The part of an RNA shown here (small-subunit ribosomal RNA, 5' domain) has 523 nucleotides and comes from an uncultured prokaryote. The coordinates come from a structure-prediction model, not an experiment, and the mean pLDDT is 82.
Context: one part of a larger RNA
RNA sequence: GAACGAACGCUGGCGGCGUGUUUAAGACAUGCAAGUCGCACGGAGAGAUUCGGUAUUUAUAUUGGAGAUCUCAGUGGCGCACGGGUGAGUAACACGUGAAUUACAUGCCCUUCAGAGGGGGAUAGCCCAGGGAAACUUGGAUUAAUACCCCAUAGUAUCGAAAGAUUAAAGGUGGCUUCGCCUGCCGCUUCUGGAUGGGCUCGCGGCCUAUCAGCUUGAUGGUGAGGUAAAAGCUCACCAUGGCUACGACGGGUAACUGGUCUGAGAGGACGACCAGUCACACUGGAACUGAGACACGGUCCAGACACCUACGGGUGGCAGCAGUCGAGAAUCAUUCGCAAUGGGGGAAACCCUGACGGUGCGACGCCGCGUGGAGGAUGAAGGCCCUCGGGUCGUAAACUCCUGUCAUCGGUGAGUAAGGUAGGUGGGUUAAUAGCCCAUUCUAUUGAUAGUAGCCGAAGAGGAAGGGACGGCUAACUUCGUGCCAGCAGCCGCGGUAAUACGAAGGUCCCAAGCGUUGUUC
Numbered sequence: 001g002a003a004c005g006a007a008c009g010c011u012g013g014c015g016g017c018g019u020g021u022u023u024a025a026g027a028c029a030u031g032c033a034a035g036u037c038g039c040a041c042g043g044a045g046a047g048a049u050u051c052g053g054u055a056u057u058u059a060u061a062u063u064g065g066a067g068a069u070c071u072c073a074g075u076g077g078c079g080c081a082c083g084g085g086u087g088a089g090u091a092a093c094a095c096g097u098g099a100a101u102u103a104c105a106u107g108c109c110c111u112u113c114a115g116a117g118g119g120g121g122a123u124a125g126c127c128c129a130g131g132g133a134a135a136c137u138u139g140g141a142u143u144a145a146u147a148c149c150c151c152a153u154a155g156u157a158u159c160g161a162a163a164g165a166u167u168a169a170a171g172g173u174g175g176c177u178u179c180g181c182c183u184g185c186c187g188c189u190u191c192u193g194g195a196u197g198g199g200c201u202c203g204c205g206g207c208c209u210a211u212c213a214g215c216u217u218g219a220u221g222g223u224g225a226g227g228u229a230a231a232a233g234c235u236c237a238c239c240a241u242g243g244c245u246a247c248g249a250c251g252g253g254u255a256a257c258u259g260g261u262c263u264g265a266g267a268g269g270a271c272g273a274c275c276a277g278u279c280a281c282a283c284u285g286g287a288a289c290u291g292a293g294a295c296a297c298g299g300u301c302c303a304g305a306c307a308c309c310u311a312c313g314g315g316u317g318g319c320a321g322c323a324g325u326c327g328a329g330a331a332u333c334a335u336u337c338g339c340a341a342u343g344g345g346g347g348a349a350a351c352c353c354u355g356a357c358g359g360u361g362c363g364a365c366g367c368c369g370c371g372u373g374g375a376g377g378a379u380g381a382a383g384g385c386c387c388u389c390g391g392g393u394c395g396u397a398a399a400c401u402c403c404u405g406u407c408a409u410c411g412g413u414g415a416g417u418a419a420g421g422u423a424g425g426u427g428g429g430u431u432a433a434u435a436g437c438c439c440a441u442u443c444u445a446u447u448g449a450u451a452g453u454a455g456c457c458g459a460a461g462a463g464g465a466a467g468g469g470a471c472g473g474c475u476a477a478c479u480u481c482g483u484g485c486c487a488g489c490a491g492c493c494g495c496g497g498u499a500a501u502a503c504g505a506a507g508g509u510c511c512c513a514a515g516c517g518u519u520g521u522u523c
Stems, first nucleotide, its partner, number of pairs: 001523004006519005013370006019363002021328001026326003030323003035078003040075002043072004049066008085281003095205005101199001104198001109194002114189002117151004127140005157166003171186005176180001207253003214244003219241008256278004260271004283304005306317004334360001336359003342356001343354004373403004383394004407464001409459005421446004425441006467512005472493003478507005488495002
């Protein structure tokens, strides 16, 4: 000098863009953060409208049925393995980079092939009867499916030298009508290739320590078996005695890694906040289940610590999601608005959900921009300070005169962020069909949290807006008074003991400026 996720002191007008628990991976009240589908299913509730019966006062009451539509617990499907957070652990194929897989799987999506035939038994729910303070739970009866099971079929796939063996499925919702060997859409099953995203293996690379020198027994290799989606001591039985190491094994310490960031002329050095890629973790330790995918942050089970409820028998919980609280600390924000946009999940769709995200708020925490006025104005006013008492200086500074109107204030006007989707119209395709469905559309209507925001126009009036540090040398900037080795200053050298440009105050000056200094850390 530059830099910072900074902090502290004094001060503080506005805007844009960023950024904000670096410490206790400490503990957490409260709310929200993952649902959705009735076009898979049986039900339950509401119900516009409508039909029939009965009664009478003939338009009311009552009863039974049909029923557009809406809502819902449950079964079922998909999602919950993404997105979001944190950096504790990890010195490792964790990461980076380059290879390899002749050893693998891949839901949804695209593509190819073949098919979707026949049958069955349950179970939740509902109902009935219990147990329990609760969490929850037991028994009986009964019912459905795109839930579950069996048989058939097997182009394909798997196994096999071959023969051959094994292997699947589900419907839903519209339309027309000649009621079917018709037709649209969404699904279902087997298989091919792809895309995407992963698993495994290897070469090389990147911390400190020798005051750590030897380490290793599933250890190194083989055979066989098991195991996995898959190679392998991955596991096991037997056999052999290997394997690593001064090119630093083993041990100890520290640490998530990278793209990058900071600095520097560079070479280097230090760092890894925000953003992006990878990894690891989810109260602590362990385990598996489901699934295309997890050994699963807001799933399950076991153990532990902690906390809460309890009728003392027993239960419940996990903010390193977004806000927020306590604690710790020098120190770090709102218990805000919206799904309008982008993206994600579900759905045929409308749409629903989304603390991702988009916004607003708070903090000079940082960077950048703007303003706090401009021109004229000498009797060089008053006042302060200095003085050789003549004067000098603050100083065109002020007053005063004439202007301007950025920002802030007030009043109007007012975009863009909106593309789409849906409904209507029009045109085309499919089809037996003018339904229905699909596609297109210069058309019409409708969708904005930010927010009446940005911008623009107008009004008023210099009105509302300057401080901090320094002034002995380094280092730009000096005098007076007070103090008297005291009080104090200080980055280094050093100042202060009666004329202190070094302490304290004042005037003046210098430097930066909505900041200025100090401290810490890095180069």